[in-house]
RNA sequence: CCAGAUCUCCGGGCUGCCGCGCACUAAGCGACUGAUGUCGUGGAGCGAGGAAAGUCCGGGCUUCGCCGACACACCCCAGCAGGCAAUGCCUGCCCGCCGCGAGGCGAGCCACGGCAACAGAGACGAGCCGUCCCAGUCGGGACGGGUGAAACGGGCGACAGGGUGGGGGAAGCAACCGCAAAAAGUGCCCUGGGACCUGUGUCGGGUAGGGCCGUGGUGGCGGGCAAGGAGGCGCCUGGCGACAGGCGUCCAAGAGGAAUGGCAGCCCUCGACAGAACCCGGCUUACAGGGGGUCUGGUCCU
RNA sequence: GCCCUUGUAGCUCAGCUGGUAGAGCAGCGGUUUUGUAAACCGAAGGUCGGCGGUUCGAUCCCGUCCGGGGGCACCA
Repeated sequence: CCAGAUCUCCGGGCUGCCGCGCACUAAGCGACUGAUGUCGUGGAGCGAGGAAAGUCCGGGCUUCGCCGACACACCCCAGCAGGCAAUGCCUGCCCGCCGCGAGGCGAGCCACGGCAACAGAGACGAGCCGUCCCAGUCGGGACGGGUGAAACGGGCGACAGGGUGGGGGAAGCAACCGCAAAAAGUGCCCUGGGACCUGUGUCGGGUAGGGCCGUGGUGGCGGGCAAGGAGGCGCCUGGCGACAGGCGUCCAAGAGGAAUGGCAGCCCUCGACAGAACCCGGCUUACAGGGGGUCUGGUCCU
Repeated sequence: GCCCUUGUAGCUCAGCUGGUAGAGCAGCGGUUUUGUAAACCGAAGGUCGGCGGUUCGAUCCCGUCCGGGGGCACCA
């Protein structure tokens, strides 16, 4: 220098004007109210992402009456060891496959059944043709051949069922809690040794009516919900590592048809994928372009 | 926002344990008719939504992405 592997970071910047959402300011001003206060205006502050996405996993949280015991069914996981709140995520090692290599991929428990179209003599209890050898009557052995993905060596567990070990109650913030308003209730179906109580059954317990489909009415306010939390960064210690512990420091988006935008100027590498909706941890997918670290193969020079 | 379901010919649907996918209607060509329809005969038409994986081999098994459809609150 060329080609490549892997990890990580960034994802236009600055200034001015106008606009939007949120909470603050009541000792900035004005209006209203009996009052807490409300509204308008002014001021200062904050205002999307690495994936906010897909909703594929796992949790927090909430409700199902706190239901309890046993059995069955169903679903999920599967080398060994560990990490994490937990996982199907992550780390290390073993084994298998791919790559010259750095490295990448793996849905990798046990046993028994089962499957293998077409071609081919034969597709898993074998055995066709030819040659050679032994025997030389039967027969036995070795090598080669064509078909095919595979020819006695095995292959398939991302094939059904079974077993072992481990795990799982269900539903989801339109969950759920509180307040308020309206119509006023009604039709149908199941049920009394029965029905319902969030898979089924049995036992125990509970409710007095229960369930479902229609029809009708209301679709307002507050909480859940955001100064948060299994949070980020730095250093030290332990560990091969994922990670854990300690110390320091930093972090106010919060709507409810849903804000985060527009214009102008300057600069650069000329800007992609895309936008929060209860909150987190993963995975996967999309992404213009750029920066950095480590390593591998090749070539050249010294 | 959350949950469920679905994708096979132009349309509506089959496809049973993996072995190269069919049916009806529509459309096309032919026979019949003066002509059309009906009837009869024939052929064509599918990357099974896309991609990747497992396997010798995938509509089927697995993963992921894309598209379509449906449902949800409270009171009685």
Two RNAs folded together computationally: RNase P RNA and transfer RNA, 378 nucleotides in total. Model confidence (mean pLDDT): 75 of 100. It holds a member of the Rfam family "Bacterial RNase P class A". Rfam classes the family as a ribozyme.